A computed fold for a 348-nucleotide part of an RNA from an uncultured bacterium, annotated as small-subunit ribosomal RNA, central domain.
Context: one part of a larger RNA
RNA sequence: UUGGGCGUAAAGCGCGCGUAGGCGGCCAGUUAGGUCGGGAGUCAAAUCCGGGGGCUCAACCCCCGCCCGCUCCCGAUACCGGCUGGCUUGAGUCUGGUAGGGGAAGGCGGAAUUCCAAGUGUAGCGGUGGAAUGCGCAGAUAUUAGGAAGAACACCGGUGGCGAAGGCGGCUUGCUGGACAGUAACUGACGUUGAGGCUCGAAAGCGUGGGGAGCAAACAGGAUUAGAUACCCUGGUAGUCCACGCUGUAAACGAUGAAUACUAGGUGUGGGAGGACUGACCCCUUCCGUGCCGCAGUUAACACAAUAAGUAUUCCACCUGGGGAGUACGACCGCAAGGUUGAAACUC
Numbered sequence: 001u002u003g004g005g006c007g008u009a010a011a012g013c014g015c016g017c018g019u020a021g022g023c024g025g026c027c028a029g030u031u032a033g034g035u036c037g038g039g040a041g042u043c044a045a046a047u048c049c050g051g052g053g054g055c056u057c058a059a060c061c062c063c064c065g066c067c068c069g070c071u072c073c074c075g076a077u078a079c080c081g082g083c084u085g086g087c088u089u090g091a092g093u094c095u096g097g098u099a100g101g102g103g104a105a106g107g108c109g110g111a112a113u114u115c116c117a118a119g120u121g122u123a124g125c126g127g128u129g130g131a132a133u134g135c136g137c138a139g140a141u142a143u144u145a146g147g148a149a150g151a152a153c154a155c156c157g158g159u160g161g162c163g164a165a166g167g168c169g170g171c172u173u174g175c176u177g178g179a180c181a182g183u184a185a186c187u188g189a190c191g192u193u194g195a196g197g198c199u200c201g202a203a204a205g206c207g208u209g210g211g212g213a214g215c216a217a218a219c220a221g222g223a224u225u226a227g228a229u230a231c232c233c234u235g236g237u238a239g240u241c242c243a244c245g246c247u248g249u250a251a252a253c254g255a256u257g258a259a260u261a262c263u264a265g266g267u268g269u270g271g272g273a274g275g276a277c278u279g280a281c282c283c284c285u286u287c288c289g290u291g292c293c294g295c296a297g298u299u300a301a302c303a304c305a306a307u308a309a310g311u312a313u314u315c316c317a318c319c320u321g322g323g324g325a326g327u328a329c330g331a332c333c334g335c336a337a338g339g340u341u342g343a344a345a346c347u348c
Base pairs, nucleotide, nucleotide: 004319005318007302008301012316014200016198017197021193022192023191025087026086027085028084029083030082031081033080034079035076036075037074038073039072040071041070042069049065050064051063052062053061054060090190091187092186093185095182097180098179102176103175105173106172107171108170109153113149114148115147116146118144119143120142124135125134161168162167205246206245207244208243209242210241214240215239219235220234221233222232257315258314259313260312261311262310265293266292267291268290269289270288271287272286273285274284275283297304298303321348322347323346330341331340332339333338
């Protein structure tokens, strides 16, 4: 490379936007680049290959010959491509609606916790398997009213909602992105995928400046233990929070790339629309989302099963025995930590 694969065996980029490129709806006309048919030229000789012949055979020698490639000419027009015109079902727009922890910013709230000053009050509190360190007669714990601070938002809350993913949850204000169903007015293939590229990207970590209640790496002490650099306890600093900048990784998981079409049923649930009904509920139909069960089919099995791991098509990423190793070297990125790319010897 061909082939075969990628839920769990090696393998789907963490997610999006999008350049080049690949692929691309229906109808008509035109062109004849691809494609197909015919013809001509060329492809030196020798060699190779196939057929035949000559040296007794063979090596060797002689004769004949194509495929294939390239160029030109003539022709065909279904398909692919180019050009022109049209269409509306793909895609998008308009309009009036709907649901939502989608985003960024501002304001407000109560419960709890800790601290501060005070009242009541007295000898313990705290903690554990049991203890001790610790706190407390300089008045703690408990309790009452007051003040301050920071962080998180009980119940509702739900295999419920929103978001591309990461993720998002008190209330409220304005700003702002997307989705959905309905109408069928408008544009008329404007689509899909996407190497590079760019954006976003949990936690931890880093820089500068704030903030610091609780929690808590490190650290200290008390226990446990043969030891105990742990598990348990008492403390406790970074950090956790905010602003701006960086880092760019996760079991970033559905371990399942994106898009389109098709392929039994059953039962929930969230958001619409329509019908039936006097009306609400209930019921029926339908679209979008989200679960469970399950047939065909698939699968090594487990399982998946219209939200496919089924049947097909298009495009991208990735895999190729284990270890060495996501290491070394180089390059690029980063303040650093490190990240991305990514071997080999050797060994089984």